This is a predicted structure of a 1438-nucleotide RNA (small-subunit ribosomal RNA) from a metagenome. Model confidence (mean pLDDT): 82 of 100.
[in-house]
RNA sequence: AACACAUGCAAGUCGAGGGGUAACAGGAGAGCUUGCUCUCGCUGACGACCGGCGCACGGGUGCGUAACGCGUAUGCAACUUACCCUUAACAGGGGGAUAGCCCGGAGAAAUCCGGAUUAAUACCCCAUAAUAUCAUUUUAUGGCAUCAUAAGAUGAUUAAAAUUCAGGUGGUUAAGGAUGGGCAUGCGUGACAUUAGCUAGUUGGUGUGGUAACGGCACACCAAGGCUACGAUGUCUAGGGGGUCUGAGAGGAUGAUCCCCCACACUGGUACUGAGACACGGACCAGACUCCUACGGGAGGCAGCAGUGAGGAAUAUUGGUCAAUGGACGCAAGUCUGAACCAGCCAUGCCGCGUGCAGGAUGACUGCCCUAUGGGUUGUAACUGCUUUUGUACGGGAAUAAUUGUAGCUACGUGUAGUUGCUUGCAUGUACCGUACGAAUAAGGAUCGGCUAACUCCGUGCCAGCAGCCGCGGUAAUACGGAGGAUCCAAGCGUUAUCCGGAUUCAUUGGGUUUAAAGGGUGCGUAGGCGGGAUAAUAAGUCAGUGGUGAAAUCUUGCGGCUCAACCGUAAAACUGCCAUUGAUACUGUUAUUCUUGAGUUCGGUUGAAGUAGGCGGAAUGUGUAAUGUAGCGGUGAAAUGCUUAGAUAUUACACAGAACACCGAUUGCGUAGGCAGCUUACUAAGCCGUAACUGACGCUGAGGCACGAAAGCGUGGGUAGCGAACAGGAUUAGAUACCCUGGUAGUCCACGCCGUAAACGAUGAUUUCUCGUUGUUGGCAAUACAUAGUCAGCGACCAAGUGAAAGCAUUAAGUAAUCCACCUGGGGAGUACGCUCGCAAGAGUGAAACUCAAAGGAAUUGACGGGGGCCCGCACAAGCGGUGGAACAUGUGGUUUAAUUCGAUGAUACGCGAGGAACCUUACCUGGGCUUAAAUGCAGGGCGAUAUUCUGGGAAACCAGUGUCUCUUCGGAGCGACCUGCAAGGUGCUGCAUGGUUGUCGUCAGCUCGUGCCGUGAGGUGUCGGGUUAAGUCCCAUAACGAGCGCAACCCCUAUCGUUAGUUGCCAUCGGGUCAUGCCGGGGACUCUAACGAAACUGCCGGUGUAAACCGUGAGGAAGGUGGGGAUGACGUCAAAUCAGCACGGCCCUUAUGUCCAGGGCUACACACGUGUUACAAUGGCCGGUACAGAGGGCAGCUACCUGGUAACAGGAUGCGAAUCUCGAAAGCCGGUCUCAGUUCGGAUUGAAGUCUGCAACUCGACUUCAUGAAGCUGGAAUCGCUAGUAAUCGCGUAUCAGCAAUGACGCGGUGAAUACGUUCCCGGGCCUUGUACACACCGCCCGUCAAACCAUGGAAGCUGGGGGUGCCUGAAGUCUGUUACCGUAAGGAGCGGCCUAGGGUAAAACUAGUAACUGGGGUUAAGUCGAAACAAGGUA
Repeated sequence: AACACAUGCAAGUCGAGGGGUAACAGGAGAGCUUGCUCUCGCUGACGACCGGCGCACGGGUGCGUAACGCGUAUGCAACUUACCCUUAACAGGGGGAUAGCCCGGAGAAAUCCGGAUUAAUACCCCAUAAUAUCAUUUUAUGGCAUCAUAAGAUGAUUAAAAUUCAGGUGGUUAAGGAUGGGCAUGCGUGACAUUAGCUAGUUGGUGUGGUAACGGCACACCAAGGCUACGAUGUCUAGGGGGUCUGAGAGGAUGAUCCCCCACACUGGUACUGAGACACGGACCAGACUCCUACGGGAGGCAGCAGUGAGGAAUAUUGGUCAAUGGACGCAAGUCUGAACCAGCCAUGCCGCGUGCAGGAUGACUGCCCUAUGGGUUGUAACUGCUUUUGUACGGGAAUAAUUGUAGCUACGUGUAGUUGCUUGCAUGUACCGUACGAAUAAGGAUCGGCUAACUCCGUGCCAGCAGCCGCGGUAAUACGGAGGAUCCAAGCGUUAUCCGGAUUCAUUGGGUUUAAAGGGUGCGUAGGCGGGAUAAUAAGUCAGUGGUGAAAUCUUGCGGCUCAACCGUAAAACUGCCAUUGAUACUGUUAUUCUUGAGUUCGGUUGAAGUAGGCGGAAUGUGUAAUGUAGCGGUGAAAUGCUUAGAUAUUACACAGAACACCGAUUGCGUAGGCAGCUUACUAAGCCGUAACUGACGCUGAGGCACGAAAGCGUGGGUAGCGAACAGGAUUAGAUACCCUGGUAGUCCACGCCGUAAACGAUGAUUUCUCGUUGUUGGCAAUACAUAGUCAGCGACCAAGUGAAAGCAUUAAGUAAUCCACCUGGGGAGUACGCUCGCAAGAGUGAAACUCAAAGGAAUUGACGGGGGCCCGCACAAGCGGUGGAACAUGUGGUUUAAUUCGAUGAUACGCGAGGAACCUUACCUGGGCUUAAAUGCAGGGCGAUAUUCUGGGAAACCAGUGUCUCUUCGGAGCGACCUGCAAGGUGCUGCAUGGUUGUCGUCAGCUCGUGCCGUGAGGUGUCGGGUUAAGUCCCAUAACGAGCGCAACCCCUAUCGUUAGUUGCCAUCGGGUCAUGCCGGGGACUCUAACGAAACUGCCGGUGUAAACCGUGAGGAAGGUGGGGAUGACGUCAAAUCAGCACGGCCCUUAUGUCCAGGGCUACACACGUGUUACAAUGGCCGGUACAGAGGGCAGCUACCUGGUAACAGGAUGCGAAUCUCGAAAGCCGGUCUCAGUUCGGAUUGAAGUCUGCAACUCGACUUCAUGAAGCUGGAAUCGCUAGUAAUCGCGUAUCAGCAAUGACGCGGUGAAUACGUUCCCGGGCCUUGUACACACCGCCCGUCAAACCAUGGAAGCUGGGGGUGCCUGAAGUCUGUUACCGUAAGGAGCGGCCUAGGGUAAAACUAGUAACUGGGGUUAAGUCGAAACAAGGUA
């Protein structure tokens, strides 16, 4: 890549202009070899040549161009136009050349030179000539300034070509027409202001030249102009329009095909010829490139049609024909025509058609899915019948043709017109028609989570992958991949890219700016925009009519033609525009006159921390001097640094210094804003009120501009009391470059000059109009009857309508309207970079992009949280009592070890937990040995006769091998049993993050919700809040809420009192009997007790307080008093809390093993750490002896009285009791004795010995008994736990599990039986209300910055490399123009030489703009890096 091009073709034609004859054909002649050669321009024709016309059209491309280039509307009184049409006039005479041909020469070639000869419609001269041109001049009319037109007069200048039998054709001049062109003008037609100034032929004039023509178009002279914020100049980009796509439109995007215009033709320049060119297939020159070469020199231009290479994501045949349409030439025939018409390639687009139809079939097979004996779906196919568009074969067969030519005929008349026959078709034997054949020849692509129509299974397991956005995938994926099915389109379907739409998301139609992005810091004011009442004129805007134009095509509508449609034809409409003209005059504008209400002025009052300059004042602080006085002062959370015996601090007196002005003082006042505060003087400014004399719209806003502008900062010079960045020291801290303390420099103050920014905020621009009320206050005025209350201008609070996303605003608007200005358009990058302007600097103003994210943000809601607030509760603290943490042991856990030390539980809410009882078993773990199915059950089949098992052998056992072999019978078989096979199993294997069920915790805390209504755009609120009260969302009152539910309470159980009923196994007062003694016996129901039913307590009564609820009272009564005590009972939910190993269950996994059986081992290990306990450390005690009193439970493989033996554990006997009957049983206590403060008569670990019991078995690994041994330990650091009354503490008893027991555990039972609570500041937990929030996985939250690492884009930068443009100087081709005596030519003219200008080249210094770059700056992004902890809560220093 307007990149380079091989090859062929794309512009020629005319012999009726000419000289002629190279090729072809005919004819004639000659030679003869009889089919060849030669000659003749004689004829048809015709190469090259002269001449005419054409080549300026048609075809291609979009480089350049931001321009009168294009579009539209005008003008030329400033022009031209070959061929064509009309009209008028004319064409007389003469001349010399030249190409060609021929001869010669140079050269490789291209080509060139010389000589001789020749023609013309080629060229020249003379003549004639005007309505032409020029000069002078008269009259008339018209117009647009110069002027034009018409009629004239005089003078000068200029023309022609032939051909033909004639007519005709052609030629010259002039006029007109038509067509085409040229020039000028108004309006419209990109981006950037980080391009603000540009311009010397520049702007104008005069004159001359030039042009077809006007014109600085060119030149000479004169003047100094011209353009520009309504955007000049510069840079970048771009052909313009009709139209096309989109859109409701307005617009936005675009400029392929078709049409119009422009520009270009390898790049740059130049002219020639011509009617027309500065010429795509012409010329010259320069340059780059390619090719040829004999090295001397030459040739070329596909952005024509095909085609090639290259480039690229990507775009076709080196085709046919001039038959038609059109063009050039020609009298014509005709020739030429890559224009054109056709064909070829491409599903690139648009349109049409097909790939079959009916039955089969309430439905075969396969596949897929499921709740799986069966359904659903695919959904049909085979098969039967029918049709034939299309296809194949055969046959027929148009239109496009009109002309032309030719042969006739007719009319007029010899050339035209008409007519007849023949001739002329690339596409093409095509479209179309007919016949035959046969479902025959013909379906794919994407999608299926939502947007968006369409769902299941399998595989995979944050992998592989998908993805337009949201997002999917970490073992049950409708989102990945496959399958089945479905959906949508269909000869296409999907993806990608681009444009418009949706997007009112640049808003003219049609947006905003308090808090989301956005009001300039404030004023003055220029341009500009907008502007009060009345009258008149005008008619620019505006409105209406008419005329012209708005090319055609396109779009729209009607009708028509191809079988339909696409497509085409025709007619209409439209083209919303521009120009002209006529009219209307309300509004706007302009002009004139006028008015007073807007605005301003005068006059009279009044107000104020308004400004500037000067003077004065007191208090406080500091310092100095003097005095009194003595040991500290100061400072903090606590300290220290610091000051002080050289006398501080404190106190008194005097003096000095600088800065700021207490009280008044306020919700105040003033000022444009910033801002302004002691008193006073001078100067200056302003507002308000009153009055209504004056001016008469003088007004509002305000881009640029100018001025002012807090604090900090800068410069110069002063000043410096206090305060106080930096800095120093002391603390705090892990650190502390901070917060706190002690000092302290700049600064703070003054004068002058800069800076020009602030959360410069009301986060709210200025001005004007209108719109309910209540209330406070400042200044003024008025009426006063002293009750009140009006009005104007300010400053505040509340509220209605309205408005707003809401919060809110609400006459001081954020309401309602109008005008003008400023500003905004997702977050970050960034108010950064570069450039420019300002500044002494600091910096300010203006102000991007690359890249990156899918959010950032506002207001409000519900929660949660806060080292926020208020109220309240709890053994939460406090007050007490007793423990833990120290010792030894027991037990559990961690860790370690091991073949295994099975598994689970892990803050509170794991750790004497699952386990309420591991020697084997349990057991799940390990080692080793086995089995393939143990056990249960069913069905089917098979063999067996028994099997379980007996016996034998092996073995640790399990098990293996061997052995023995049933019953009934009608002899067919049946029963029974195990065995084998098949189907079913089994798994303490994984997932508690797939689950059910159960449980823990917040928490027995007082909460959690619903219906209807109401409020709010909504989330949501209200109820449930508020005032009281309660243990309580308990109750009362109040109330836009009224009710209700789950919780609370009550109902249930035990316990405390009494009554009734009932008395056995319980009880025994009275009566009797009996015993050493005992309710032992007869009796009894009184009592205790047992166990059923009742009663009783409800703030019911009294006093006080209170509206009530309720509270208070050592109240009464009562066994019990304010839920009497205890238990059971656990709301909505939270912790992906715990449990797949209690059970159940989805999915996954194992199946001669992860199943199952057996033996042994392990779960009991042991340097250590932790939790929970037991026993102690002793005298409120230990030991010995005596003695008293429970409750609740258990008991037949059991509890056992009693007797005997043993020191004892226990053993041997024996009896009662399946239990209110028998049995297991208290201890502390009490009485007496002893011990006397010690490692002991405390303490009992450990160890040795001997035993007992259970059990198949006590080695690993049981308990108990006796004797001996006699460890640590003398009350326990930091810290921490329990408990508020029959509680803590202390004492024993029982039970489950269980052969036995590691139980000091767990669960119960009773005996004895305290202390303390002022109170709610603090710690912990919780409830309600409120507040803040950047949290919502909810503070165990969120989140910031440096550093380290990786990647990305970007800024600066010594330097290096390009690019386009301008300027100066030098040089300068071709060429026009110009000058020219010597040469050529009869002439026209030419050669040669000179000059001006110029493309290009060279050179110089600058500017602009790109690329790259050592190094360097910040920025962005990136699951788990480092350091801190800046922000969000009072975020721990707001």